[in-house]
Molecule: small-subunit ribosomal RNA
Organism: uncultured organism
RNA sequence: GGCGGCGUGCUUAACACAUGCAAGUCGAACGAGAAUCUGCUGAAGGAGGAUUCGUCCAACGGAAGCAGAGGAAAGUGGCGGACGGGUGAGUAACGCGUGAGGAACCUGCCUUGAAGAGGGGGACAACAGUUGGAAACGACUGCUAAUACCGCAUGACGCAUAGAGGUCGCAUGAUCUAUAUGCCAAAGAUUUAUCGCUUCAAGAUGGCCUCGCGUCUGAUUAGCUGGUUGGCGGGGUAACGGCCCACCAAGGCGACGAUCAGUAGCCGGACUGAGAGGAAGGUCCCCCACACUGGUACUGAGACACGGACCAGACCCCUACGGGAGGCAGCAGUGAGGAAUAUUGGUCAAUGGACGCGAGUCUGAACCAGCCAAGCCGCGUGAAGGAUUAAGGCCCUACGGGUCGUAAACUUCUUUUGUCAGGGAACAAAAGUGAGGACGAGUCCUCAUCUGCGUGUACCUGAAGAAAAAGCAUCGGCUAACUCCGUGCCAGCAGCCGCGGUAAUACGGAGGAUGCGAGCGUUAUCCGGAUUUAUUGGGUUUAAAGGGUGCGCAGGCGGUCUGUUAAGUCAGCGGUAAAAGCCCGGGGCUCAACCCCGGCGAGCCGUUGAAACUGGCGGACUAGAGAGGAAGAGAAGUAGGCGGAAUGCGCGGUGUAGCGGUGAAAUGCUUAGAUAUCGCGCAGAACUCCGAUUGCGAAGGCAGCCUACCGGCUUCUAUCUGACGCUCAGGCACGAAAGCGUGGGUAUCGAACAGGAUUAGAUACCCUGGUAGUCCACGCAGUAAACGAUGAAUGCCGGCUGUCCGGCCCGACUGGGGGGCUGGGUGGCGAAGCGAAAGCGAUAAGCAUUCCACCUGGGGAGUACGCCGGCAACGGUGAAACUCAAAGGAAUUGACGGGGGCCCGCACAAGCGGAGGAACAUGUGGUUUAAUUCGAUGAUACGCGAGGAACCUUACCCGGGCUCAAGCGGCGGAUGACAGGUGCAGAGACGCACCCUCCCACGGGCAUCCGCCGAGGUGCUGCAUGGUUGUCGUCAGCUCGUGCCGUGAGGUGUCGGCUUAAGUGCCAUAACGAGCGCAACCCCUGCCGACAGUUGCUAACGGGUCAAGCCGAGGACUCUGUCGGGACUGCCGGCGCAAGCCGUGAGGAAGGCGGGGAUGACGUCAAAUCAGCACGGCCCUUACGUCCGGGGCGACACACGUGUUACAAUGGCCGGUACAGCGGGAAGCCAGGCGGCGACGCCGAGCGGAACCCGAAAACCGGUCUCAGUUCGGAUCGGAGUCUGCAACCCGACUCCGUGAAGCUGGAUUCGCUAGUAAUCGCGCAUCAGCCAUGGCGCGGUGAAUACGUUCCCGGGCCUUGUACACACCGCCCGUCAAGCCAUGGGAGCCGAGGGCGCUUGAAGUGCGUCGCCGCGAGGCGCGCCCUAGAGCGAAAUCGGUGACUGGGGCUAAGUCAU
Repeated sequence: GGCGGCGUGCUUAACACAUGCAAGUCGAACGAGAAUCUGCUGAAGGAGGAUUCGUCCAACGGAAGCAGAGGAAAGUGGCGGACGGGUGAGUAACGCGUGAGGAACCUGCCUUGAAGAGGGGGACAACAGUUGGAAACGACUGCUAAUACCGCAUGACGCAUAGAGGUCGCAUGAUCUAUAUGCCAAAGAUUUAUCGCUUCAAGAUGGCCUCGCGUCUGAUUAGCUGGUUGGCGGGGUAACGGCCCACCAAGGCGACGAUCAGUAGCCGGACUGAGAGGAAGGUCCCCCACACUGGUACUGAGACACGGACCAGACCCCUACGGGAGGCAGCAGUGAGGAAUAUUGGUCAAUGGACGCGAGUCUGAACCAGCCAAGCCGCGUGAAGGAUUAAGGCCCUACGGGUCGUAAACUUCUUUUGUCAGGGAACAAAAGUGAGGACGAGUCCUCAUCUGCGUGUACCUGAAGAAAAAGCAUCGGCUAACUCCGUGCCAGCAGCCGCGGUAAUACGGAGGAUGCGAGCGUUAUCCGGAUUUAUUGGGUUUAAAGGGUGCGCAGGCGGUCUGUUAAGUCAGCGGUAAAAGCCCGGGGCUCAACCCCGGCGAGCCGUUGAAACUGGCGGACUAGAGAGGAAGAGAAGUAGGCGGAAUGCGCGGUGUAGCGGUGAAAUGCUUAGAUAUCGCGCAGAACUCCGAUUGCGAAGGCAGCCUACCGGCUUCUAUCUGACGCUCAGGCACGAAAGCGUGGGUAUCGAACAGGAUUAGAUACCCUGGUAGUCCACGCAGUAAACGAUGAAUGCCGGCUGUCCGGCCCGACUGGGGGGCUGGGUGGCGAAGCGAAAGCGAUAAGCAUUCCACCUGGGGAGUACGCCGGCAACGGUGAAACUCAAAGGAAUUGACGGGGGCCCGCACAAGCGGAGGAACAUGUGGUUUAAUUCGAUGAUACGCGAGGAACCUUACCCGGGCUCAAGCGGCGGAUGACAGGUGCAGAGACGCACCCUCCCACGGGCAUCCGCCGAGGUGCUGCAUGGUUGUCGUCAGCUCGUGCCGUGAGGUGUCGGCUUAAGUGCCAUAACGAGCGCAACCCCUGCCGACAGUUGCUAACGGGUCAAGCCGAGGACUCUGUCGGGACUGCCGGCGCAAGCCGUGAGGAAGGCGGGGAUGACGUCAAAUCAGCACGGCCCUUACGUCCGGGGCGACACACGUGUUACAAUGGCCGGUACAGCGGGAAGCCAGGCGGCGACGCCGAGCGGAACCCGAAAACCGGUCUCAGUUCGGAUCGGAGUCUGCAACCCGACUCCGUGAAGCUGGAUUCGCUAGUAAUCGCGCAUCAGCCAUGGCGCGGUGAAUACGUUCCCGGGCCUUGUACACACCGCCCGUCAAGCCAUGGGAGCCGAGGGCGCUUGAAGUGCGUCGCCGCGAGGCGCGCCCUAGAGCGAAAUCGGUGACUGGGGCUAAGUCAU
């Protein structure tokens, strides 16, 4: 959630079932015969009538009886209940499928043919009587019929036995003919149409048995089997058979998978797939099996029997407790289970079945209907027009636009479906009955008649009317579809990847969109994609994967020629392949789904052919393989013998204080004489040089020399054999080191162990010792990165170049060396090809063939369990649960390395001066506080934002005020003020009071107040941003176009050589060019020139002063400030291909970038800043806005950074005397004068400035101090002042007087600087009322030292190498321990399941036996025996569950220890 058609509907508990129905039928087999009806007789009663009141008559009423009809229920008998219907438990099987066979068989009803049915008998039900029991159900006596039962007769072409002949067959054998003997049948009914009965033969149908082939998983199931396998003889059966029995033999099955375990009904077909396959077997059809569980037989044509029987068991029901009853896996229905599956419906009208002569009866088979969007198919929910594209919603770049959207409204039209009304089917034709006809006389034909559940349904017609009919999912990518709001790693989503931590297209809502549509989405399952189990169609150097190696049985595969065969193979034909289904053709329901008709067909079987290939058989061959002969190389193996050096030890000599060992030491050895050295001797082990990219071996492996034995290999020859070959699961053998056993041996070395060191620790690395072992013999073990990480064999496919071992030829011509060909091994480089790439490349990882082994995501795990082997250690075989979304290979670009190479930088070194110690200043952390506002935090925060915090600033705190607000704009209204002045209160803002008080060319202007619209926020987010800045780094780098290389990422260019400060240049070059950087262009400075000279300058001339460019004047000089020049490795010499480098070079003011500045590539640090500014989003709105007063930002146990001043004599103090530059100046700088010790004050000229003012210090000269906490140092404190300012208490600077702290050069460590630099000295400026400035930015004065060099530290550039890193080493990552959760192994045991075995017992029942009993008999009863379901007992095996404890494993943001 509108309609219709067709099909489907307990997948789970083969769990239990109330109730009803699902199998009966036949009176034409039989006896008996109820209800009911009819007829006759007619009881009781009795309306009414009569009456003499005693009674009488009497319609009606129908009891009961008799007769007839009738035919129910039950019974005997026949046929059917073996079909139809259900279910899938069991079954891995001749169960099923397919094809054969039965000469080893049966078959009721049906069909055909042949023959027959004579005559008898005795019972038993029903019934009647008696009787038991609660019931179910009986018992006894008596009567009786038949198509029930039993004799007799007839009797074969039947059956049995015997034996004769013929024919046939694959064998046993079958069949035909004749003969003899024996044996066996029958039923009647009737409406007289007919239906039955018996025997035989044949058919049809159905069944039974046997065989070939096919039919799931596990080998962690490898051996199984006692009626087992076969024989002989019996029994049994429809029939064959160990089916059963007695005896005999010892067989049978199995790696081509027996046995065991698990799972399962099988097929046609259905799903999927291109196919091959995979997975599955619901509905329909065929077969099988089952009917509560197990067993058993009976009846029968057929059963071991769903709605029959008996027994046992479990369960349930009834009971009078004695005993009985039941079986929905039939149709409905109920409970239960479950995610889940329907009505206790109608009809026998059709189809089919049973019975019947038939009518007919029965039929939950069947046909229909009901329920269910659970599937498939069809239809509809309207169509056309309709824009101021309305309102409204939503969105935006928001005066506007977009979208929902022609959508709606509105106009016109249509009417399927639904509703209402009317009409209205097919499915029905047979049989039967009646009539007629034909002939072959029991069949057919014609006509009539009878029969419809569904259904007044389908369908048709008409009517009204857009009327009654749309949802679900999704919208990050895969994947069609996007925005807003909310939320803020929360809530949630999620198939995979993954979303969500304040702008979420991914969550939730909304608007919109997309997809499908009476459905849509989710979940589960199957196939596909997945060539991801690879037959089609994969792999194994490094991704998972070649067995450690060889020999070799089975198996697989196999050279050349030829003949034959026909198993494989191919072809024709035949049989089969049920139907349904799929497909093709055609047809019927309006179409379709659906249905009907026809066709096709792999396979299997048979038959006929073909003969290339494979196979079989035969013959021949020599190219494979092997043998013979002749040469040859070698660390191949085994055994024995021999040798020297070294090492250690023993003895002796010489000799003396150390030796040894290490990064440095110590342990150790040594005056009892070591080490060192010489001589002699002993022992064991290993073999220096040769020695190699060498050789040999199957691999492991093999090295002094000699000998013996023995294996393999190569070359040459072409004498022999004649395919004898290749590979190889199991099997057998070999197999490094370590290890084990027994016995030896032990020089060296040396696990364990001890000591010494190292270290945070050091159970290690280093040192001193040292046992097992290392060596030998014998035995075990059987593994390795047993590697070429590359199995073996054969053939084929360009080359170049070494080397080892052979053979041949040419040449030289006797003094070799050279060249060529050929075979075997071992290396390098490479064509083609292959490969993901790295790489491989005749020694393949190429192209092919054969065989074996192995792989199938990571972890769990080569673990557990089981089994096998082993003395053990352990080895072989070898899982699962669980868990992850990866693990991995090769290559690329980066980054990194206590990797390498090259090269830079005040990076180190060499120097000079500092910091770190002191006091103070300042910033920061911390702490404190009402507040100590905020930001900056390694380098790249910390005298930073701040280039000026007493108020202000100011953002913080306390308190007091305002709310269109402190300021501004617009509109409207009101007022005529506002401002100003005065006073009062107040801390002030502000409030109150008073005084004063508009302009106007009347439109208005101005001001205040009120209202409205715009405010305001240093509130948050620098991780939403712009802009700006720091840093790497003024490092030399970063890229692009085209081309080329690579599958690609990417590379090349940009690498290499030389050079440079430089990716600067040159050369080389699959690259050629180009861009951003470098450099240059710009500024300052250094030299010169030109031009211009005032406020600057003054050489010459003149004037003039105490003096002075002071004046006239000058345009020379200095200088000022504008334009030029100059430097380019240009010249010389040397080196170099060049670029370039070198030089006491020349010249030059300057020389190789002259010095300084500005200038900062692509990018990095989510670097800094929302508080400078701007800006998105969020937040506050009588406050997070704003005004005011006061306080705070200045606090102070501490810690750090940056500085200042010092600690003194290269100095302090005093006096004297010189010389700058950058700059600044009007509310200013201030000459000069006066006062004051001084800060400063008063007076006062000049100057908006090359003119006036601010102005040096160190230095120099002289004096003093004499090493002291000082004449050093100046903090702190006391006092007195000056100045600025509304105001110096918190909290200013300066001055004077006094006081006179720490400090005597600073630990670890650390900073700056390479020349006009460091150091040192002062001066100026910005901010600014003043100033906490010792800070910052500039200026000049004086003015050094050192650099051997690049090993090391730090940072950087280029090349290269390794990488498990890519958030990129501040990375990654391992294991124990501790915590939580999960699954799992072991485990004393405990519990359960199925199966087998043994013993005991043993129902029903078949069979067998039977001396008792019953029956005339047939036969039965009873009893006994065998067998068996079941039950009990027992020992063992298998599987599962559970179990204190225990083992490891997996998973889990921030635990511990180490690295």